[in-house]
Molecule: Glycine riboswitch aptamer
Organism: Candidatus Nanopelagicales bacterium
RNA sequence: UAAUUCAGUGCGGGAGAUGCCGCAGGAGAAAGUUCCUGCGGAGCCGAAGGAGCAACGCCCCAGCAAACUCUCAGGCACCCGGACCGUACUGAAAAG
Numbered sequence: 001u002a003a004u005u006c007a008g009u010g011c012g013g014g015a016g017a018u019g020c021c022g023c024a025g026g027a028g029a030a031a032g033u034u035c036c037u038g039c040g041g042a043g044c045c046g047a048a049g050g051a052g053c054a055a056c057g058c059c060c061c062a063g064c065a066a067a068c069u070c071u072c073a074g075g076c077a078c079c080c081g082g083a084c085c086g087u088a089c090u091g092a093a094a095a096g
Base pairs, nucleotide, nucleotide: 001096004093005092006091007090008089009088010087011086012085013084018042020041021040022039023038024037025036026035027034043076044075045074049072050070051069052068056063
């Protein structure tokens, strides 16, 4: 000096699934009627997180992946979130 690796931050992109039902409160509202929040119920989704498994390895045991599987958690109009991708920067390590 530095390919690269890991973590974080900013910006951009980013799927799926009930605008469900009941109760309570609040707002609006002449009435009818509408919206928001909380709790409960049933249904559904997988790309926060979490968990499980193959080959491999192997005396045995341990180890051992995911975008696969499960759905504890999370989510199911909009907003928020969102694995992952691109890009810029910060920190650490670092072949050469």